Model confidence (mean pLDDT): 83 of 100. The RNA shown here (transfer RNA) has 71 nucleotides and comes from a Candidatus Woesearchaeota archaeon. Taxonomically the source falls in Candidatus Woesearchaeota (Archaea, Nanobdellati). It matches the Rfam family "tRNA". The family's RNA type in Rfam is transfer RNA.
[in-house]
RNA sequence: GCGGACGUAGCCAAGCGGUAAGGCAAGAGGCUGCAACCCUCUGAUCCCAGGUUCAAAUCCUGGCGUUCGCU
Numbered sequence: 001g002c003g004g005a006c007g008u009a010g011c012c013a014a015g016c017g018g019u020a021a022g023g024c025a026a027g028a029g030g031c032u033g034c035a036a037c038c039c040u041c042u043g044a045u046c047c048c049a050g051g052u053u054c055a056a057a058u059c060c061u062g063g064c065g066u067u068c069g070c071u
Base pairs, nucleotide, nucleotide: 001070002069003068004067005066006065007064010024011023012022018054026042027041028040029039030038047063048062049061050060051059
């Protein structure tokens, strides 16, 4: 230099144009004499900027970052 994959909550991770699942962690409440266990509740500028569309995490373009391969 060229090409591929990936970027979603503090961490892991689903989603395949129509209000963003789940688990762990965290916070609040319940339970308890106090705790632990258990139960309930709470949380997302979807890497950035444009574009297409009635509607974009999702499609297109250009960047940034991580990673793999080729030279």